[in-house]
């Protein structure tokens, strides 16, 4: 220097205020909140090079791709359903960066409808990080 089994250990955030009401953290203004992974212009960081620049890292998406979760079959796995974004700016490239307006949020429970309340879940997970071992 590098691969596979296997093990460990992590692995989701969010109702404040105000009305109405017998009752709402559910409705009705206004706040709040955004999982893993990919792609990725400028920034930044280190090398490198006379410059131009050129290598690697490192960061950026709820609404682009994928996946988990979620839900229905099947119950071993494996199918199948699975939310929402536009517009302007810069740039050689952005649905990702600025800026402006905007849209989404799974079951079940509740005195009254749930993205933030309890419940399955002291649960599983995409997945991260490390251990590990075999060659030289």
């Nucleotide at each position: 220097g590098a691969u596979a089994a296997g093990c460990u250990u992590c692995a989701g955030g969010g109702c404040g205020a105000g009305g109405u009401g017998c009752a709402a953290u559910u409705c009705c203004u206004c706040a709040c909140c955004g999982g893993c992974g990919g792609u990725a212009u400028u920034u930044c960081c280190g090398g490198c090079c006379u410059u131009u620049g050129c290598c690697g890292g490192a960061u950026g998406a709820g609404c682009c791709c994928g996946c988990g979760a979620g839900c229905a079959g099947u119950u071993u796995u494996c199918u199948g359903c699975c939310g929402a974004u536009a517009c302007g700016g810069u740039g050689a490239a952005a649905u990702c960066c600025c800026g402006u307006a905007g849209c989404c949020g799974a079951c079940g429970g509740u005195c009254a409808c749930a993205g933030u309340c309890c419940g399955g879940a002291u649960g599983g997970a995409a997945g991260a990080a490390g251990c590990g071992g075999c060659g030289u």
A computed fold for a 136-nucleotide RNA, annotated as FMN riboswitch aptamer (RFN element). The coordinates come from a structure-prediction model, not an experiment, and the mean pLDDT is 76. The sequence was found by an Rfam model in a public genome assembly.